[in-house]
RNA sequence: UGAUCCGACGGCGAUGGAGUUCCGCCGUUAACCGCCGCAAGGCUGAUGACUCCUGCGUAGUC
Numbered sequence: 001u002g003a004u005c006c007g008a009c010g011g012c013g014a015u016g017g018a019g020u021u022c023c024g025c026c027g028u029u030a031a032c033c034g035c036c037g038c039a040a041g042g043c044u045g046a047u048g049a050c051u052c053c054u055g056c057g058u059a060g061u062c
Base pairs, nucleotide, nucleotide: 009027010026011025012024013023016053017052018051019050020049022048034043035042036041
């Protein structure tokens, strides 16, 4: 000086807010920016995962 690994730190995980750090990824030249389809067109979900709130959707009751 370079590479790799671990820890720490920071960031990210398809549309909002908060909490948990449990998971994964990335190191700012990055992770990430949904899927199927040649096209037309079609499908799921506000979570990476869990809990709560907001919004939306479905069914029922008053």
Molecule: Fluoride riboswitch aptamer (crcB RNA motif)
Organism: Bacillota bacterium